[in-house]
RNA sequence: AUCUCAUCCAGAGCAGGCGGAGGGACUGGCCCGAUGAAGCCCGGCAACCGGCACGUCCCUUGGCGUGCACGGUGCUAACUCCUGCGGAAGACGGGGACAGCCGUUUUCCGAGAGAUGAGAG
Numbered sequence: 001a002u003c004u005c006a007u008c009c010a011g012a013g014c015a016g017g018c019g020g021a022g023g024g025a026c027u028g029g030c031c032c033g034a035u036g037a038a039g040c041c042c043g044g045c046a047a048c049c050g051g052c053a054c055g056u057c058c059c060u061u062g063g064c065g066u067g068c069a070c071g072g073u074g075c076u077a078a079c080u081c082c083u084g085c086g087g088a089a090g091a092c093g094g095g096g097a098c099a100g101c102c103g104u105u106u107u108c109c110g111a112g113a114g115a116u117g118a119g120a121g
Stems, first nucleotide, its partner, number of pairs: 002120007013042001016041003022032003026084001028082002043076003048072003051068007080113001085110010
C1' cells in the first nucleotide's frame, strides 16, 4: 500500500508548559490562527482491542451484558465544518397555452471519499 467488518449529530485545557506560522485530508466554499497555527510534553474525553471484577447462557481455552480505566491505540473548534456522484420532496425564479423542462436553494435517502479501531493477507 490492498481487502473485510464496525463506528463517525455525544464528550474532552476561552487563563497549563515548550514552540514559533500556519492549519481545518483533497476540490470549491466557509472558517480558525501573534488575545498566538502545526508539532512535542502535560492534562482531559471516550471505551475499539487486551486485562480485571460481577451477572448470565452454555459448559469448550466460549457467547452475551454491565462496570473499572490497569495496558495498546484513538480523539480533544465548527455533524467527518459544508460540499463534490445519484435520487426524492418542498420553496423561489426562468420559459411556456398546460405539462414535460432549465437554474438556485432547503430537507431527507443512498453511494463515493476520508478518519479511527479490530482483523486478513

Source information
SAM riboswitch aptamer (S box leader) from Calditerricola satsumensis, 121 nucleotides, folded computationally. It matches the Rfam family "SAM riboswitch aptamer (S box leader)". Gene Ontology term of the family: regulation of gene expression. Its mean pLDDT, the model's own confidence on a scale to 100, is 82.